[in-house]
This is a predicted structure of a 524-nucleotide part of an RNA (small-subunit ribosomal RNA, 5' domain) from a metagenome. Its Rfam family is "Bacterial small subunit ribosomal RNA". The prediction has a mean pLDDT of 84.
Context: one part of a larger RNA
Parts: sequence; C1' cells; structure tokens
RNA sequence: GAAUGAACGUUGGCGGCGUGGAUUAGGCAUGCAAGUCGAGCGAGAACUUAAGAGAUUGAUGCUUCGGUUGAGAUCUCUUUUGGGACAGCGGCGAAAGGGUGAGUAACGCGUAGUUAUCUGCCCCAGGGUCUGGGAUAGCCUCGGGAAACUGAGGGUAAUACCGGAUAAUCUCUUUGGAGUAAAGGGACUGCCGCCCUGGGAGGAGACUGCGUCCUAUUAGCUUGUUGGUGGGGUAAUGGCCUACCAAGGCAAUGAUGGGUAGCGGGCGUGAGAGCGUGGCCCGUCACACUGGGACUGAGACACUGCCCAGACACCUACGGGUGGCUGCAGUCGAGAAUCUUCGGCAAUGGACGAAAGUCUGACCGAGCGACGCCGCGUGCGGGAUGAAGGCCUUCGGGUUGUAAACCGCUGUCAGUGGGGAGGAAAUCGGGAGGGUCCACUCUCUCGUUGACCUAUCUUCAGAGGAAGUCCGGGCUAAGUUCGUGCCAGCAGCCGCGGUAAGACGAACCGGACAAACGUUAUUC
Repeated sequence: GAAUGAACGUUGGCGGCGUGGAUUAGGCAUGCAAGUCGAGCGAGAACUUAAGAGAUUGAUGCUUCGGUUGAGAUCUCUUUUGGGACAGCGGCGAAAGGGUGAGUAACGCGUAGUUAUCUGCCCCAGGGUCUGGGAUAGCCUCGGGAAACUGAGGGUAAUACCGGAUAAUCUCUUUGGAGUAAAGGGACUGCCGCCCUGGGAGGAGACUGCGUCCUAUUAGCUUGUUGGUGGGGUAAUGGCCUACCAAGGCAAUGAUGGGUAGCGGGCGUGAGAGCGUGGCCCGUCACACUGGGACUGAGACACUGCCCAGACACCUACGGGUGGCUGCAGUCGAGAAUCUUCGGCAAUGGACGAAAGUCUGACCGAGCGACGCCGCGUGCGGGAUGAAGGCCUUCGGGUUGUAAACCGCUGUCAGUGGGGAGGAAAUCGGGAGGGUCCACUCUCUCGUUGACCUAUCUUCAGAGGAAGUCCGGGCUAAGUUCGUGCCAGCAGCCGCGGUAAGACGAACCGGACAAACGUUAUUC
C1' cells in the first nucleotide's frame, strides 16, 4: 500500500447493489417450513330444494261465549334434490428443495480414465391389456385406558391383495426344455392409464493412475492381515462375508501413531513465481439430540419416517406416555460481535392433478445494521470601511477572511400533491380462422392475473432539513501562544516531559481524508 463475513471509539443526510451467528454441532417456548389427486375406491356431516306425517301456537269467519273453523309461523321425523366438510383405503411425492461443517488426511475431493452394474417420472420403438377369488380399513355394536392409544365381534369397495390363462425379442438351461404379466377410469371413436421387451436422455453405484497440511522428541505396523480355492451375499467387481490352504502385505520415495482440517471452482495479495485463504454464489462429500439397526421404495439405512439403547426436557390419575430448529422467524446462554416471531405465491422453480387449482419460510419482496462497494447532496454568483468577535503582536499591525453580514440566483436530494412505462409471458374464458370435421394442435383478437418495487414527468414552498474525524518533532503534508514542570501525560519506530515543551493538556491557526475518520486484529 492492498484486503476483511470484522469489532471498538467519535460522528452520521439520501439512494442503488451486495452482505450479516465466524464463538457453544450449547439448550430451546410459539407459529409456519410436504403435500396433492373425487377423472382410482367405499362411505358421507353441516347446510339446502320439494313432498308427507306429527307437535306447539293461532290470523279470519261462525258462536248458545262452552267451543268450532283453521290461513300463517316455529320445531321434530321420514322420503327426496343439491352439497360436499372431516376422516379412511389406494396412487404419486415425501431420497427433491432448505440448513450446517461436527466427523473425515480418505478414491473424501480434484483431474484423467475403466465397467462387473441399476435407474421411478420423461422420450423413441415393438407387442399385450383374457378370466376369476378371498380379504381389510372406513362404518356399526360391545369393551380396556388419566392420556397416548388400543382389543373383540359384524359387515363393505377399489388402479389395494391373490389365483388361473396366454407369452417371447425376456430369465434360467444339462440346449431336451422349464419359468414369468397386466387395471382400470373418464364429458366414452380419438383421452389418461396398466403389463412385457429393447434403445435413449438424465441420474446413481463401483474400480484405477496421478495430485492433496504439520510432526521422526512417533520406526517399525498388520492376522481377514496378503493371496488362492469352494460357498454365500449384492443391482454389480471384490476378504464384502464364511470354511479350508499358503505365508504373505506395507514401510526412511516416511508405513504405523499423534496433531490439525470438509474438498474444489474460486477469493485476497503480488510484476510474476509464489504465499495466505475456502464467508456469500456454484459443484461435490459428510451430518441431522448421542450410538446402533433395519423396513418401505426406482432411489434412504431416510433432517421435520420406524425400532432399540443413552443423556436431557415435558405431561401423568405413578400404571405409563411425549419430544428433537445444524429449515424460516424468534428466545436464553456464552461472546468484542452478527437482523423481522414481516408480505406474497404476482414472477422463476418444485410436488400432485386431465384441468381449474391446492401446497411451497424454495423463491420473490419488504424490514433492521455506514458491515462493504458505488453514486449524489450539504448550495451558486457578487460582496472590503477587509465589520464585530477570536488568536498572535515588534503595539505599527497581522491573521481568521470574500469567510460572514448584505444583494442577486438556482432547485439536485429529502418534503408535499398528481400522473405513469415496466417487472406479465403463460394459464383460463369468449369470438374468428388454419391443420382432415374433433375433446388434439397452431395463429389472431377481446377479457382475466402485481406481494412488492418504481424508471420517468409534473405541482408547491423555500438556502431552508444535511460535516465530521484524525493529525501538525522526524519518518510525513501541516505551528504559534498559554498551562504543566521527569508531574500529569504521549508514543508505530526514533524518542518527548526535570520553568520559555513546534512531541503532554487547551486555544487559535493549519494539513489530510470525508458520510465517514481513526484504532485494534488478521493475510499478502
């Protein structure tokens, strides 16, 4: 000098774009963060249309005042038309997106290769979609329990489950043969699905060469260890596992042990070589209270799934239960230190759905913080008897200083009122036309959709609302007076201060930078 996810001190006008828990991977109240599909299935509450029956009340007419008639209103029940909540079965999703860096010195990452493998949704191609069955939730009845929850009986549906048939380009094979599938739904010619096979795209698994910090005051390490055979296991190779056999394997080119650390693209600095670093963004790995385990599934050994153990916390009727913010906000703690318990699905993207749409703390926005970078402003022109005041003085004056006052002008930003492009394209609805008429598709046209931001134009008023910080002995730009008297203090280094201190403190003056300026920490 440059730099920072910075902090501290003093000061602080506006805007744009970024950025903000680096420490205790410490503990967490509360709300939200993963649902969706009725065009897979059965059932169906509130409310509602109409009709009938019953109960209560009772307008009007008649009346012998006892009653009778019975419009209308309210309520209940039954049937019926809509309606579709809540819950359930089933499908897809929940393995993505989001967070963090504890662990890991490793094929973890980077780079270049290899293949013994798998792949839901998507695309292409070839075939198929026949015929049956038994259950079970919801529901009803009866229980147990404080709760969480749970038991028995009855009975029901499916794109849930299970048979039979068919079957090769599939699988196995001793090459003879053997085995293996399906689901229907719909506004019903065309749509959405289902099953088998092959290919693709994208994704994932596995293996290999090379590279990847410090330490020898760590020198030997290893028994599934190194290799082989048989078997098992996996989607798949392999000591991955197991039985047997052999005795190997690694190491001064640093094994083993210890310490530290996620890795890369990048970032900082530097002329470069290099050195340092890995926050935000992108890729990848690992983790989800701690440890272990599997289930489901195309995919997990699964952050807001399950089981077991543990610590912690909460509820309890003491028998037993419940929980996991390293998601978004927020809270306590520790700390020099790090934000709102905000708005919206309008855009982009995702899940589901034929669609309308629903969900989405992803995301888009707003809020807070000079934390960073950048931009703008705090006026402009004139104005000398060089006013007053301050400071210095050789007492003549000098300086602050055109600075102010005063005169004229402008209107950025902020303030006030009004207009206004764009972020919006789609989807959907109406109309018209084309593709072969159409539920498919394309074009045109009209309408529909903005949480939030606002370019830009304009009205009004008026210099009004907007400057500080550090420094002045040398390095290093900028000096005088007073106070103090080795005291009080300064200080990055040299060093200042013991009675005229340009170095301490104050004042005036000056210098540098400027909405910042200094200090501290760290890197080059």